This is a predicted structure of a 72-nucleotide RNA (transfer RNA) from a Candidatus Omnitrophota bacterium. Its mean pLDDT, the model's own confidence on a scale to 100, is 83.

RNA sequence: GCCGACGUAGCUCAGGGGUAGAGCAGCUGUUUUGUAAACAGCGGGUCGGGGGUUCAAUUCCCUCCGUCGGCU
Numbered sequence: 001g002c003c004g005a006c007g008u009a010g011c012u013c014a015g016g017g018g019u020a021g022a023g024c025a026g027c028u029g030u031u032u033u034g035u036a037a038a039c040a041g042c043g044g045g046u047c048g049g050g051g052g053u054u055c056a057a058u059u060c061c062c063u064c065c066g067u068c069g070g071c072u
Base pairs, nucleotide, nucleotide: 001071002070003069004068005067006066007065010024011023012022013021018055026042027041028040029039030038048064049063050062051061052060
């Protein structure tokens, strides 16, 4: 230099045009002498940045940034 994959909650990841979700973690409550476990509930996100298409973009297109891999 060229090609490809990925970027969404603290972490691991779904969701591929129509109100952003799960598990784990965190907090509160019940239970226990206490802790853990179990059960119930709660909070937490400018969906990597910018632009475009669209009535509507996490989703489609362009560009940039970052991570990883391949080729030279």
Background: Its Rfam family is "tRNA". The family's RNA type in Rfam is transfer RNA. NCBI's taxonomy places the organism under Bacteria, Pseudomonadati, Candidatus Omnitrophota.